[in-house]
RNA sequence: GCCAGUGUAGCUCAGUGGUAGAGCAGCUGUUUCGUAAACAGCGGGUCGUCAGUUCGAUUCUGAUCUCUGGCUCCA
Numbered sequence: 001g002c003c004a005g006u007g008u009a010g011c012u013c014a015g016u017g018g019u020a021g022a023g024c025a026g027c028u029g030u031u032u033c034g035u036a037a038a039c040a041g042c043g044g045g046u047c048g049u050c051a052g053u054u055c056g057a058u059u060c061u062g063a064u065c066u067c068u069g070g071c072u073c074c075a
Stems, first nucleotide, its partner, number of pairs: 001071005007065001010024004018055001026042005048064005
C1' cells in the first nucleotide's frame, strides 16, 4: 500500500427494515446469628462518527475513525 472483518449496557455477546435484548456484574428486598449461595425485583444504551436511501435504519449504501486478521512491494 491492497483486501477482509470488527465497533450495540460496566464486561461477553444476540438482534438482517417496524418501540433495543440476554448472561455476568451493580443496586434493593426475602432468606441467614453473619457472610456466601438461592429466589424475587430494579436501574443502566444518542447501537463508533458524519451523510444518503426509506413513511420508518442497530439493520441497506457511501465516507471516515478505532481495533483485529491476511496478502504484497520498496529501501